[in-house]
RNA sequence: GCCUGUGUAGCUCAGUAGGUAGAGCGUUACCUUGGUAAGGUAAAGGUCCCGAGUUCAAUUCUCGGCACAGGCU
Numbered sequence: 001g002c003c004u005g006u007g008u009a010g011c012u013c014a015g016u017a018g019g020u021a022g023a024g025c026g027u028u029a030c031c032u033u034g035g036u037a038a039g040g041u042a043a044a045g046g047u048c049c050c051g052a053g054u055u056c057a058a059u060u061c062u063c064g065g066c067a068c069a070g071g072c073u
Base pairs, nucleotide, nucleotide: 001072002071003070004069005068006067007066010025011024012023013022019056027043028042029041030040031039049065050064051063052062053061
């Protein structure tokens, strides 16, 4: 330099042939206990990496950029 893949909650990851997003762990509150742990219930937490385009509508499609990983020379 070229090619490919990935980027979504604090962490690990799902997701949708386009219709404003979920799980597990974690966090907080409450219940339970003499107390702790375990268990149960509920809640908070995301401008879905950035910008542009297409569209009535984009996390999803297209293009560019950035970061990371892998491959080729």
A computed fold for a 73-nucleotide RNA from a Candidatus Pacearchaeota archaeon, annotated as transfer RNA. It matches the Rfam family "tRNA". By type it is a transfer RNA. The sequence was found in a public genome assembly. Model confidence (mean pLDDT): 81 of 100.